Predicted 3D model of a 74-nucleotide RNA (transfer RNA) from Flavobacterium sp. GQ95. Rfam family: tRNA. Gene Ontology term of the family: triplet codon-amino acid adaptor activity. It is annotated as a transfer RNA.
[in-house]
RNA sequence: GGAACAAUAGCUCAGCUGGUCAGAGCAAACGACUGUUAAUCGUUAGGUCAUGGGUUCGAAUCCCAUUUGUUCCG
Numbered sequence: 001g002g003a004a005c006a007a008u009a010g011c012u013c014a015g016c017u018g019g020u021c022a023g024a025g026c027a028a029a030c031g032a033c034u035g036u037u038a039a040u041c042g043u044u045a046g047g048u049c050a051u052g053g054g055u056u057c058g059a060a061u062c063c064c065a066u067u068u069g070u071u072c073c074g
Stems, first nucleotide, its partner, number of pairs: 001073007010026004019057001028044005050066005
């Protein structure tokens, strides 16, 4: 210098042949259970889908640029 992949909740990830309200597990808060804690069960909250544009009636999803990380080639 060139290329590929990844970026979604505090953490690990799913969702990506565009369309219902963006989801799961763990963690957190509250409650139940009990001598107490843990475990278990229930409920709740938590997200500008990395950033900025574009296409579209509609974008986490398609296109372009940028940023960060990993890997490969030279």
Lineage of the source: Bacteria > Pseudomonadati > Flavobacteriales > Flavobacteriaceae > Flavobacterium.